[in-house]
This is a predicted structure of a 77-nucleotide RNA (c-di-GMP-I riboswitch aptamer) from a soil metagenome.
RNA sequence: GACAAGGGCAAACCGCCGGUAACGGCGGGACGCAAAACUUCCGGUCCGCUAUGCGCGCGGAUAGCGGAGUCGCCGAA
Numbered sequence: 001g002a003c004a005a006g007g008g009c010a011a012a013c014c015g016c017c018g019g020u021a022a023c024g025g026c027g028g029g030a031c032g033c034a035a036a037a038c039u040u041c042c043g044g045u046c047c048g049c050u051a052u053g054c055g056c057g058c059g060g061a062u063a064g065c066g067g068a069g070u071c072g073c074c075g076a077a
Stems, first nucleotide, its partner, number of pairs: 001074001008033002013028006031064001037070003041067003044062006
């Protein structure tokens, strides 16, 4: 980061499975993505537990919420 090239990933939704849940895995399916590759270090949001309640705290989820770190394809302006 281009009306390039070769490609890649896969939202919602549906089916099956796992989980208390958030959500995840597999298959189908494409909303989109130049890092929508990887990593929870920071913040956000979501779930669970505690507590009369809130908060704090603890555990979990989200990398397609943002920041940050690491690795990577191509090469026009």

It matches the Rfam family "c-di-GMP-I riboswitch aptamer". Its family is annotated with cyclic-di-GMP binding in the Gene Ontology.